[in-house]
Context: one part of a larger RNA
RNA sequence: UUGGGCUUAAAGCGCGCGUAGGCGGGGUGGCGGGUGCCUUGUGAAAUCCCUCGGCUCAACCGAGGAACUGCUCGGCAAACCUCCACUCUUGAGGCAGGUAGAGGCGACUGGAACCUUUGGUGGAGCGGUGAAAUGCGUAGAGAUCAAAGGGAACACCGAUGGCGAAAGCGAGUCGCUGGGCCUGUCCUGACGCUGAGGCGCGAAAGCGUGGGUAGCAAACAGGAUUAGAUACCCUGGUAGUCCACGCCGUAAACGAUGCGCACUAGGUAUGGGAACCUCUGACGGUGACCGUGCCGAAGCAAAAGUGAUUAGUGCGCCGCCUGGGGAGUACGGCCGCAAGGCUAAAACUC
Numbered sequence: 001u002u003g004g005g006c007u008u009a010a011a012g013c014g015c016g017c018g019u020a021g022g023c024g025g026g027g028u029g030g031c032g033g034g035u036g037c038c039u040u041g042u043g044a045a046a047u048c049c050c051u052c053g054g055c056u057c058a059a060c061c062g063a064g065g066a067a068c069u070g071c072u073c074g075g076c077a078a079a080c081c082u083c084c085a086c087u088c089u090u091g092a093g094g095c096a097g098g099u100a101g102a103g104g105c106g107a108c109u110g111g112a113a114c115c116u117u118u119g120g121u122g123g124a125g126c127g128g129u130g131a132a133a134u135g136c137g138u139a140g141a142g143a144u145c146a147a148a149g150g151g152a153a154c155a156c157c158g159a160u161g162g163c164g165a166a167a168g169c170g171a172g173u174c175g176c177u178g179g180g181c182c183u184g185u186c187c188u189g190a191c192g193c194u195g196a197g198g199c200g201c202g203a204a205a206g207c208g209u210g211g212g213u214a215g216c217a218a219a220c221a222g223g224a225u226u227a228g229a230u231a232c233c234c235u236g237g238u239a240g241u242c243c244a245c246g247c248c249g250u251a252a253a254c255g256a257u258g259c260g261c262a263c264u265a266g267g268u269a270u271g272g273g274a275a276c277c278u279c280u281g282a283c284g285g286u287g288a289c290c291g292u293g294c295c296g297a298a299g300c301a302a303a304a305g306u307g308a309u310u311a312g313u314g315c316g317c318c319g320c321c322u323g324g325g326g327a328g329u330a331c332g333g334c335c336g337c338a339a340g341g342c343u344a345a346a347a348c349u350c
Stems, first nucleotide, its partner, number of pairs: 003322004007304002012318001014201004021194003025088006033081002035077004041071002049065006091191001092188003095184005103177007110154001114150008125136002162169002206247006215241002220236004258317006266295007275286003299306002323350003332343004
């Protein structure tokens, strides 16, 4: 619990789909529930308010009126809300034709690098650092050549670029598949917006079962450094990182900015792009519309800033905030294998 707010002060749910609910385009007719006006009855008295009066005044008291913002009877009105019927096309969706893209899933393939193994050459160092040492090497290392095997990631293109609701997505080819944008205005005819609950998706780390393991690397071991060094540096190295399936459900999940619609100067760059101009074409220019950035008028803002991708002007719906600490904790409930997650106080204290 009125109100005022939510980029940075407390505050936008990580993101979507969607139930209830709330809200909802133009026209015509109808009903009359809401609504408005008139009216019936009621709304005890006292109190409050107004007028007058009684105690010398006042408090107090008496009388009259008003009020009691409500409920109710009957009638009228029909703009608005609701409801019913019909209708319209601009909202929404569909259809057709194009189009860009690391959107998703699966299979197959490729080259560079790295590591290992085998063989050849070769013969004493290699490696590492600030300097070293641990480590590797005459049982032949490092270097170099060839071959084979393996796992992970895809340099250049690459962008201030693109796609996706978000998380996120980057070698190539093929298959399956989602969404967007542009054009036509052919179809449906308000079918819409939001969305409490609910359901789904959700980086990394972590967990379960099985597999895999080249490189990297928590933990761990050793070498150094140091007063110490449970670190920074070095040599190793296991989980993990990878795959399949199942969990977890968090994040500075950020634009720290919920979603939708309408309206409100411009400039510039860039992705998509119908059409138009250049006789035609390559090329170039203009370019409605959709996206991504920068600058900026008005406005907004405490300022920083923001400014058609709004933090401007409005409307609809949801979420959230209400001093700091205690505390995102305890308890309870729900979820989880666990780790823990979600919901969420109080005493006390400043």
A computed fold for a 350-nucleotide part of an RNA from a marine sediment metagenome, annotated as small-subunit ribosomal RNA, central domain. The RNAcentral record of the full RNA draws on SILVA. Rfam family: Bacterial small subunit ribosomal RNA. The prediction has a mean pLDDT of 89.